RNAcentral holds the full RNA, with entries from ENA, Rfam and SILVA. This is a predicted structure of a 357-nucleotide part of an RNA (large-subunit ribosomal RNA, domain IV) from Amycolatopsis marina. Its Rfam family is "Bacterial large subunit ribosomal RNA".
Context: one part of a larger RNA
RNA sequence: CUGUGGUUAAGGAACUCGGCAAAAUGCCCCCGUAACUUCGGGAGAAGGGGGGCCAAAGCACCUGAAGCCCCGUGCGGGCUAGGGUGAGUUGGCCGCAGAGACCAGCGGAAAGCGACUGUUUACUAAAAACACAGGUCCGUGCGAAGAAGCAAUUCGAUGUAUACGGACUGACGCCUGCCCGGUGCUGGAACGUUAAGAGGACCGGUUAGCCCUUUCGGGGGCGAAGCUGAGAAUUUAAGCGCCAGUAAACGGCGGUGGUAACUAUAACCAUCCUAAGGUAGCGAAAUUCCUUGUCGGGUAAGUUCCGACCUGCACGAAUGGCGUAACGACUUUCCGGCUGUCUCAACCACAGGCCCG
Numbered sequence: 001c002u003g004u005g006g007u008u009a010a011g012g013a014a015c016u017c018g019g020c021a022a023a024a025u026g027c028c029c030c031c032g033u034a035a036c037u038u039c040g041g042g043a044g045a046a047g048g049g050g051g052g053c054c055a056a057a058g059c060a061c062c063u064g065a066a067g068c069c070c071c072g073u074g075c076g077g078g079c080u081a082g083g084g085u086g087a088g089u090u091g092g093c094c095g096c097a098g099a100g101a102c103c104a105g106c107g108g109a110a111a112g113c114g115a116c117u118g119u120u121u122a123c124u125a126a127a128a129a130c131a132c133a134g135g136u137c138c139g140u141g142c143g144a145a146g147a148a149g150c151a152a153u154u155c156g157a158u159g160u161a162u163a164c165g166g167a168c169u170g171a172c173g174c175c176u177g178c179c180c181g182g183u184g185c186u187g188g189a190a191c192g193u194u195a196a197g198a199g200g201a202c203c204g205g206u207u208a209g210c211c212c213u214u215u216c217g218g219g220g221g222c223g224a225a226g227c228u229g230a231g232a233a234u235u236u237a238a239g240c241g242c243c244a245g246u247a248a249a250c251g252g253c254g255g256u257g258g259u260a261a262c263u264a265u266a267a268c269c270a271u272c273c274u275a276a277g278g279u280a281g282c283g284a285a286a287u288u289c290c291u292u293g294u295c296g297g298g299u300a301a302g303u304u305c306c307g308a309c310c311u312g313c314a315c316g317a318a319u320g321g322c323g324u325a326a327c328g329a330c331u332u333u334c335c336g337g338c339u340g341u342c343u344c345a346a347c348c349a350c351a352g353g354c355c356c357g
Stems, first nucleotide, its partner, number of pairs: 001352008010343002014341001019338001027051005036041001038171001052093005059086005067079004071074001094098001106336007113328002118130002134169007146155003172323004177253003182250002184246005191241003197235002203229004209222005254272005281315001282312001293309005
């Protein structure tokens, strides 16, 4: 010097991002116990009192005679002395201290998030993330849908719509507004467009033959059958177009100008655009940039916290909205208790390092 333990005057969080760490609480019995609440809880709430040893008498319970009593004389029954246990009462004794060591909840007031028990990044994250019961939508009529496999086959399921699969939400309470123009999905015996296939009009290549011409080498033209190239009309499905429906499908949910007898504001009016212009509830919020917004509370002093306001840069209703008892090794704020966290450091023990030898 480091580590691990221990003690500490006065103060008691002044430390620090933050009470991190430490201290403190701790057991049993009795008394007592708030808001709130889903009436179960909250609750071991909180907050108090008692606790060792010895003696005595009484009480309760267990046991119980070889003593006493009884009879049906039995390994019988009843009572009691005696023994034991327990909770109290009274008196006494000792210590600083009686749950004497070890072991062994700190508590309270609020807010956020998630209902809860549970699950998770094996080796830096345990959470507000995942799951969850409950809710809704979509698909599926059984050789089900869906899934694995090339297939046979198998799972689903030795199940059958109160079942199974998929998606979203996430207990419970009160609720879940408007928009179907876009995208998606579902439906639609018409119409338009549309593939291969069918179809084969018309046109072309080749040439057996025929015609014209010739300098007899050839040149020009027509051209059946066959083979062959290209190919129009017509016919034809889904799809797309088109017409509807559908938002607990993906998603979306305005601007400008003016107006009231102080001012300010605008219930009101006008106008433009839209598929429709954000309803209830909440709101500087896990969301608010400006911002340490403004006001109130708490403090001597508060960028955090709580309650309001609403000017919501950029909340908002199952990508759920707002509440909510209980729960949480979650996050935030405050209070009590407690302390070497600190003011401010000191000493002790053990272990290691270092120095001298």